C1' cells in the first nucleotide's frame, strides 16, 4: 500500500510566538488568506485505545483534532415546486470517496 470495524450535526486561540503565500484530500462549486495561508512551537479540545476511578470524570501515556455538517458536490432512489419537462430548482435518503481510532496483514 491493502483489508476489517466504529465514528464523522458536539468541542477547541476573532490580540500567543516563529514563519512568510498559500489553503479548504480530489472534481465542479463556494469559501478562507498581508486585519497575515501552509508549516513548526505553545495553548486549547476530548473522538478512539491505554491508565486511574463504582461512576461522573481526569487529560496521565499513545494517536487525533482545533473556519464553514466530512463546507457543498460527484452514483442512485423518493418527495415538492416549476411556462417548456430525456430540463431546472429544492428537500430527504441509500451509497461512493475521504478523515480519525482500533485491529489484521
Nucleotide at each position: 500500500a491493502u483489508c476489517u470495524u466504529a465514528u464523522c450535526a458536539a468541542g477547541a486561540g476573532c490580540a500567543g510566538g516563529c514563519g512568510g503565500a498559500g489553503g479548504g484530500a480530489c472534481u465542479a462549486g463556494c469559501c478562507c488568506g498581508a486585519u497575515g495561508a501552509a508549516g513548526c512551537c505553545c495553548g486549547g479540545c476530548a473522538a478512539c485505545c491505554g491508565g486511574c476511578g463504582u461512576a461522573a470524570g481526569c487529560a496521565c501515556g499513545g494517536u487525533g483534532c482545533u473556519a464553514a455538517u466530512u463546507c457543498u458536490u460527484g452514483c442512485g432512489g423518493a418527495g415538492a415546486c416549476u411556462u417548456u419537462u430525456u430540463g431546472g430548482u429544492u428537500u430527504c435518503u441509500g451509497g461512493g470517496a475521504g478523515a480519525u481510532g482500533a485491529g489484521a496483514g